[in-house]
Context: one part of a larger RNA
């Protein structure tokens, strides 16, 4: 000496579930596998180390000694780890009661608005822009009134709010259904944590088949602008956006911060439980923000929702470019995804 790291420098897997594996609460007894220890044995010689000797010295050579490490056999120790037995309740799970919520799925339903159609009133413009033009309109538009059709999204409430593992979730009602939380301490008795593979979920765009299509709108076509304008602005507009089923599997999938557990000053909001109390109030959980002690950090900042102090397990990084490319494998209907180099170069 026997690595250091991962918020922003390279680096947390998009998220969950869970297999193997790794890790594992309190008490007693037992065993002695790991562990510690004594003895014996082996670990050839040469070499290395120590002592001595021979060539005039040295290199070189010879003699003696001591190990080191590993293995085997055997005797012993029992704190810890593992195994066995018995028990415990604080971890975990369950039971009962209760309240909160855009959590998910299915069905139904409502109003506003846009567009279109029909009827009415009505006449020359409307629309659009920086200004215009394309466009629409005397075959009667725009505007206003009434009726109807259809699709999509749900103003206000709305929050610095809530729910969900993440993606994400927002009119109202009904049905089915998941999770979290609080109170009671009634049951089980370590049943736990993590999790390579596996499996499932996974915005948008995209794909297949069938439907739907109001508005918006890649591509595309016009009008402008401009030196040009394959753009920004304007008029149109197909796919798509919507539904069903089946694929795709990516993202600044972000808190750019893996999950779990324990420990460590405070202050101040919000959401939601429970308890006490005389309104104001006090106490105790869970969640969500802000500010900050100590501490941490290269700094910025983080700071009981840690990036503090620790432990367990997984994932990942190891100079820039070439490159998330090539080749091969696997997956996909395709688009492509995933795994993932090197030469060369600085």
């Nucleotide at each position: 000496c026997u690595g250091g790291g991962c918020g922003u420098a390279a680096a947390g897997g998009g998220c969950g579930u869970g297999u193997a594996g790794g890790c594992g609460g309190c008490u007693a007894c037992u065993c002695a596998a790991g562990u510690c220890u004594g003895g014996c044995u082996u670990u050839a010689a040469a070499g290395a180390c120590c002592g001595g000797g021979g060539c005039u010295c040295a290199a070189c050579c010879c003699c003696g000694g001591g190990g080191u490490u590993g293995g085997g056999c055997u005797g012993g120790a029992u704190a810890c780890u593992a195994g066995g037995u018995a028990g415990c309740u604080u971890g975990a799970c369950g039971g009962c009661u209760g309240g909160a919520g855009a959590g998910g799925c299915g069905g139904g339903u409502g109003g506003a608005a846009u567009u279109c159609u029909c009827g009415g009133u009505g006449u020359a413009g409307c629309g659009g822009u920086g200004g215009a033009a394309u466009g629409c309109g005397u075959a009667g538009a725009u505007a206003c009134c009434g009726a109807g059709a259809g699709g999509a999204a749900c103003a206000c409430c709305a929050g610095u709010g809530g729910c969900g593992a993440a993606g994400g979730c927002g009119g109202c009602c009904c049905g089915c259904u998941g999770g979290a939380c609080a109170g009671c301490a009634c049951g089980u008795g370590a049943c736990g944590c993590u999790g390579a593979g596996g499996c499932g979920c996974g915005a948008a765009a995209g794909u297949g088949u069938g439907g739907g299509g109001a508005g918006c709108g890649a591509a595309c076509c016009g009008g402008a602008u401009u030196a040009g304008a394959u753009a920004c602005c304007c008029g149109g507009g197909u796919a798509g956006u919507c539904c069903a089923c089946a694929c795709c599997c990516u993202a600044a999938a972000c808190g750019a911060u893996g999950u779990g557990u324990g420990u460590u000053g405070g202050g101040u909001g919000c959401c939601u439980g429970c308890c006490c109390g005389u309104u104001g109030g006090g106490g105790u959980g869970g969640g969500u923000g802000c500010c900050g002690a100590a501490g941490c950090c290269a700094a910025c900042g983080c700071g009981a929702u840690a990036a503090a102090c620790a432990c367990a397990c997984c994932g990942c990084c190891u100079g820039g470019g070439a490159a998330g490319u090539a080749c091969g494998g696997c997956c996909g209907c395709a688009a492509g995804g995933u795994u993932g180099a090197a030469a060369c170069u600085c």

This is a predicted structure of a 346-nucleotide part of an RNA (small-subunit ribosomal RNA, central domain) from an uncultured bacterium. Rfam family: Bacterial small subunit ribosomal RNA. Model confidence (mean pLDDT): 90 of 100.